[in-house]
RNA sequence: GCCGAUGUAGCUCAGUGGUAGAGCAAUUCUUUCGUAAAGAAGAGGUCGUGGGUUCAACUCCCACCAUCGGCU
Numbered sequence: 001g002c003c004g005a006u007g008u009a010g011c012u013c014a015g016u017g018g019u020a021g022a023g024c025a026a027u028u029c030u031u032u033c034g035u036a037a038a039g040a041a042g043a044g045g046u047c048g049u050g051g052g053u054u055c056a057a058c059u060c061c062c063a064c065c066a067u068c069g070g071c072u
Stems, first nucleotide, its partner, number of pairs: 001071007010024004018055001027041004048064005
């Protein structure tokens, strides 16, 4: 230099055009003399960045950034 993959909640990951989710963690509550365990509830996201297409984009297209892999 070229090619490809990945980027979504604190962490691990779903979500292939029509309301952004799960598990774990954290918070609050119940239970206990107390802790753990168990149960319940709510919260937490500019979906890597910037553009484009579309009535509508996490999703499709382009560029860039970061990480990883391959080729030279």
This is a predicted structure of a 72-nucleotide RNA (transfer RNA) from a Patescibacteria group bacterium.
Rfam family: tRNA. The family's RNA type in Rfam is transfer RNA.
It was read from a public genome assembly.
The prediction has a mean pLDDT of 83.